[in-house]
């Protein structure tokens, strides 16, 4: 200098002016909106009504403090809360799969372990079970799964031809060595064997079962012995096998206020809570003024709690290789609901450009993605910056 | 804010993991004096995008996109 891997880190500062939202406080002959008092005062049709003072609360208006994000995003996962029996019990479904560990929990992280890509740093794997069953394996191809004789090899017998080597042709047996087709042909290499082949037999080598020895907490890794046991794939297809999972979702859910017709029609003995089914278990309802369940109506579109202090944040230390937990210390850090969080202007300013042999000059400067809406822990996806470290190749010295 | 589907030809929609299809519309020829309707015959596809499983994906399985559609109290 190119191409390339991993990691971390922040997503501008700091002042002023104006603006929003939300909190806690002061203020005041300020508005006169709610509600409370006063043996005030007036004026009454005796029900009230006006007015004054004086408190609460609201507005306005004043100071103070606070005010999106790394992804607030997708809603892919897993918890908190809240309801439905203080959430029971089977069958279904569903999701997870190599080993140990970590966390409230995971499908998520750590640290390996095996395979697998790349020259290499490094990355990437739904990685249980095809030797418990069932499906499937298009087209080709003879045959595709306890396979298969199309072309071939070899032996018998019989015809017809011969140059007497042998060759055609029918017929019977045999073969899995060669060719040929396929994503996939039932280990491979060599020697024995045999008519001719073949794990038929031996030898290595490779898998696979099974016994033992050593290392490791485990996955497994090393090594040795036995068995000719050679046994297709695919379970992101049915399944088996281990283990987890109860349903809904802050439009949960609780309470106050306002406003209508508990209106009509149809089913209806069983029905909701409970979602696919049984069981239980609670409330309702049973022959009807009918529980519910559908469909067509009517009525509001208000406000308060849920709300945000939390598995919380930052920092030392200590224990761990690392995920991470201990302990102490300091902090409080957005709650809107047609939904706030922005403009502007000064200084400074990571960084970038340009020009130079260098010191160094001039000039630019916050910009992509994007916007909290119960609330964590994760993954994924969108983005622009900037630092470290490693690898591989080329040039220089 | 929450659950939840669906993307195949111009349009509407089918599609056991092995050949992309059906109606309509289109275009051409034939019927007609002309057009309609009616016959033949044709073309036209990134199966929404990326990846993964598998010899083989429209289909199985992730993960982005883009459309839909539901959900509020009270009597």
């Nucleotide at each position: 200098a190119g191409a390339g891997c991993a990691g971390g880190u922040g997503g501008g500062a700091u002042c002023g002016u104006c603006g929003c939202g939300a909190g806690a406080g002061c203020u005041g002959c300020g508005c006169c909106c709610u509600c409370c008092g006063g043996u005030g005062c007036c004026c009454c049709u005796c029900g009230g009504g006006g007015u004054c003072c004086g408190g609460u609360g609201g507005c306005c208006g004043c100071u103070c403090u606070c005010g999106a994000g790394g992804a607030a995003a997708g809603u892919c996962c897993g918890g908190g809360c809240u309801c439905c029996a203080g959430a029971g019990g089977g069958c279904a479904g569903g999701g997870u799969g190599c080993u140990g560990g970590g966390c409230a929990a995971c499908u998520c992280c750590c640290a390996g372990u095996g395979g697998g890509a790349g020259c290499a740093a490094u990355c990437c794997c739904a990685a249980g079970g095809a030797a418990a069953g069932u499906g499937c394996c298009a087209c080709a191809g003879a045959g595709a799964a306890c396979a298969g004789a199309c072309c071939g090899c070899c032996c018998c017998g019989g015809c017809c031809g011969u140059u007497c080597g042998c060759g055609g042709c029918c017929g019977g047996a045999g073969c899995a060595a060669g060719g040929g087709u396929g994503a996939a042909a039932c280990g491979g290499u060599g020697a024995g064997g045999u008519a001719a082949g073949a794990g038929c037999u031996c030898a290595c080598c490779a898998g696979u079962g099974u016994c033992c020895c050593c290392g490791g907490c485990g996955a497994c890794g090393g090594g040795g012995g036995c068995a000719g046991c050679u046994c297709g794939g695919u379970a992101a297809a049915c399944c088996c096998c281990a283990c987890c999972c109860g349903g809904a979702g802050c439009a949960a859910g609780a309470c106050c206020g306002a406003a209508u017709a508990g209106g009509g029609g149809a089913g209806g003995a069983g029905a909701g809570g409970c979602g696919g089914c049984c069981c239980g278990c609670c409330u309702c309802g049973a022959c009807a003024c009918g529980a519910c369940u559908c469909c067509c109506g009517g009525g509001u579109u208000g406000g308060u709690c849920g709300c945000u202090c939390g598995a919380g944040g930052c920092g030392a230390c200590c224990g761990g290789c690392a995920a991470c937990g201990g302990u102490c210390g300091c902090c409080c850090c957005a709650g809107a609901u047609g939904a706030a969080u922005g403009a502007c202007g000064a200084u400074c300013g990571a960084g970038g450009a340009c020009c130079c042999u260098g010191c160094g000059g001039u000039c630019c400067g916050a910009a992509a993605c994007a916007g909290a809406a119960c609330c964590c822990g994760g993954c994924u996806u969108a983005c622009g910056g900037c630092c470290u470290g490693c690898u591989c190749u080329c040039c220089g010295c | 804010g929450g659950g939840c589907g669906c993307u195949u030809a111009g349009c509407u929609c089918a599609g056991c993991g092995g050949g992309a299809g059906a109606g309509c519309a289109c275009u051409g020829c034939c019927u007609u004096c002309a057009c309609a309707c009616g016959g033949c015959a044709g073309g036209g596809g990134u199966c929404g995008c990326u990846g993964g499983u598998u010899c083989a994906a429209u289909c199985c399985c992730a993960g982005c996109a883009g459309c839909g559609c539901c959900c509020a109290c009270c009597a």

Predicted 3D model of RNase P RNA and transfer RNA as a complex of 472 nucleotides. Rfam match: Bacterial RNase P class A. Gene Ontology terms of the family: dimeric ribonuclease P complex, tRNA processing and ribonuclease P activity.